[in-house]
Context: one part of a larger RNA
RNA sequence: GACAUCGAUGUGCUCCAAGGGUCGACGUACGGGCUCCCCAUCCGGCCCAUCUUAAAACACGGACCAAGGAGUCUGACAUGCCUGUGAGUCAAUGGUGCAGGAAACCUAUAAGGCGUAAGGAAGCUGAUUGGCGGGAUCCCUCGCGGGUGCACCGUCGACCGACCUUGAUCUUCUGAGAAAGGUUCGAGUGCGAGCAUGCCCGUCGGGACCUAAAAGAUGGUGAACUAUGCCUGAGCGGGGCGAAGCCAAAGGAAACUCUGGUGGAGGCUCGCAGCGAUACUGACGUGCAAAUUGUUCAUCUGACUUGGGUAUAGGGGCGAAAGACUAAUCGAACCGUCUAGUAGCUGGUUCCUUCCAAAAUUUCCCUCAGGAUAGUUAGAGCCCCGUCGAGUUCUAUAAGGUAAAGCCAAUGAUUAGAGGCAUCGGGGGCGUAAUACCCUUGACCUAUUCUCAAACUUUAAAUAGGUAAGACGGCGCGGCUGCUUCAUUGAGCCGCGCCACAGAAUCGAGAGCUCCAAGUGGGCCAUUUUUGGUAAGCAAAACUGGCGAUGUGGGAUGAACUGAAAGUCGGGUUAUGGUUCCCAACUGUGCGCUAACCCAGAACCCACAAAAGGUGUUGGUCGAUUAAGAUAGUAGGACAGUGGUCAUGGAAGUCGAAAUCAAUUAAAGAGUGUGUAACAACUCACCUGCCGAAUCAACUAGCCCCAAAAAUGGAUGGUGCUUAAGCACACGACCAAUACCCUAUCGUUGGGGUAAGGGCCAGGCCCCGAUGAGUAAGAGGGCACGACAGUCACCUCAAAACCCGAGGUACAAGCCCGAGCAUAGCGACCAUCAGUGCAGAUCUUGGU
Repeated sequence: GACAUCGAUGUGCUCCAAGGGUCGACGUACGGGCUCCCCAUCCGGCCCAUCUUAAAACACGGACCAAGGAGUCUGACAUGCCUGUGAGUCAAUGGUGCAGGAAACCUAUAAGGCGUAAGGAAGCUGAUUGGCGGGAUCCCUCGCGGGUGCACCGUCGACCGACCUUGAUCUUCUGAGAAAGGUUCGAGUGCGAGCAUGCCCGUCGGGACCUAAAAGAUGGUGAACUAUGCCUGAGCGGGGCGAAGCCAAAGGAAACUCUGGUGGAGGCUCGCAGCGAUACUGACGUGCAAAUUGUUCAUCUGACUUGGGUAUAGGGGCGAAAGACUAAUCGAACCGUCUAGUAGCUGGUUCCUUCCAAAAUUUCCCUCAGGAUAGUUAGAGCCCCGUCGAGUUCUAUAAGGUAAAGCCAAUGAUUAGAGGCAUCGGGGGCGUAAUACCCUUGACCUAUUCUCAAACUUUAAAUAGGUAAGACGGCGCGGCUGCUUCAUUGAGCCGCGCCACAGAAUCGAGAGCUCCAAGUGGGCCAUUUUUGGUAAGCAAAACUGGCGAUGUGGGAUGAACUGAAAGUCGGGUUAUGGUUCCCAACUGUGCGCUAACCCAGAACCCACAAAAGGUGUUGGUCGAUUAAGAUAGUAGGACAGUGGUCAUGGAAGUCGAAAUCAAUUAAAGAGUGUGUAACAACUCACCUGCCGAAUCAACUAGCCCCAAAAAUGGAUGGUGCUUAAGCACACGACCAAUACCCUAUCGUUGGGGUAAGGGCCAGGCCCCGAUGAGUAAGAGGGCACGACAGUCACCUCAAAACCCGAGGUACAAGCCCGAGCAUAGCGACCAUCAGUGCAGAUCUUGGU
């Protein structure tokens, strides 16, 4: 140096393969999840409507669905508002017009309504620029300020009429009437404001928001049911008893009596049919039946039962009378009409949303289940903005007689002693007696003492309430007055000048005024004060706050207690209350207490427990004892005067009365108990030995115990808990409400800005602040149905309705879209009109 091979890098062309991006189609999934359906779990959660202080109610209405279903129309009036015209205004009478019973349009001259004048019962008479204060606007001014002074408000005058006075003058002697007056009256004047149409709300009259009586009036229809009368018919088997009359026998002087027959009367009897209906309180009780059925029972020749005819008709009938019956109706039948009768009473009263938001009290009422009136509340406006306001405080000022206090202050009540000159009463002593004395007891007096008063009080709060805190003021000067004064004195008024630190604090931004209207006019609860009552979840007042009308966290549960009031989403932090578990959060820390086997205890309202007691235990206060030896334990002594005096049947320490000395002692009572007929005996107080360190009494209050018994089995909320998960105190941490703070957003409301140049626009756009509960009621803005006029659309290439959608959209009423079905109409916008919206009414009709 060349060649070959291999590797790396860059680049061009071509080819192949792979990957990525974009778009489209198709498909898939332990994929996504705007929206929506079903199932399951956890948490919360009682059924609506209604009357009610209060309803989930063992208060009433409500099985479900569809359709219907309730403040309307009109007259008059009244506030507000729109429009036209305006000292006037208004078509609706007439004419013209026309196819029209038309309508619209045009129109003359008058009427008429209301208005332009009032006052007076009436005869009748009959009103003009006023002043002051506050005032918008406009003008002047550098400014302070000045002028002008609308509407409207306030006030003082004047005028008109009525009424009460007065009465010059004129005059027919009847009237006219100037001037001057009046705390008298007027829906008046004071340089007009009305008229007409319409709308909203409201009032009254009308069926008057809807439904519904018990009643009332009037005219008819019924006696086939049933009540009764009358007329005319029909029916009642079989026994028993045996009236009158008659016959015969017997007796008797006779009258007559008696016995046996015969006879067949009867609102007589037993009982069939018939008619009725006592008991089982039988059967049945959506039946055989809107009154039946079985057995039993009552009556059954009579005031009996019954057919037909006839008479009596609704304040009328008929009734052996029950207010029974009068066609399943009767303390006044049935049918129609007046009639949609009326009801202070019951029930119901239909779409959405936004804003505001009550009352249950005053006065009056044949008023107490209701109205009117004031209050409370909404709406519509007017009017001013640095003028004012206030559920507050301070300062000043005046009124009061409650709480308290007081009663050795008044009035009234009231306890206890003390002292007492005189006086009065009772008792006693002395005494013949005393208006003598002494003692005593009351009244009374004096100084004290105890306790009280809604209708006692010297004193006397707190709270609450009134007034003031300036220009409508202060000061000065002048004037007027019929008031006032002795008086230019006072008071009031008028005019002028000067004075601004705007005459306490704090807070607010709005203050003031007018009109009209709804609902309400049953209230209830709590703290405190208070009345009646034994008391009450009883009744009745006052202040305030609540519930009613209101959800939410806590109190287990709950109208009213406690925290806190609420658009929607999210984050943070708390309140009340909690932190063993149910159940989010410390079986936290520290220090005490408590043992509770007939029921330990465990949190406002609040769901109960007392007096009294405990040697259960823990503290405290106070008073004692104790190394000079207590207390407790054990041992010893506990004697003598003396059997003290009295009394007694008896009393020796001990039935009882009075008294209670002194001796020996370490100590021992003229005796603390047991005991005896009385003694005795024992014991205690008291003293001592042993022992060796603390002991005893009274009171008090924490927890605990007892006191403490009731009917279905049961409740600190449950479980359970014992150096607690109980009770008391203290200290931390933590939990969580729609409360507070913050972001975003929707509505409402207040404030501010905004079209100069081509067009449109404001019912708009932009910025900032505050705020959001709600029954009855009010106001605003929307949605939907039906009809109609105008404008613009859709439709047999399929309108509307209906049905389905795991379609969309709006805060909502609702709206829009797609598929299906079906087959002929239907929509939007802008106006107008209204038989315009259903869950309820034991609603109506139909269906299930």
Molecule: large-subunit ribosomal RNA, domain II
Organism: Durio zibethinus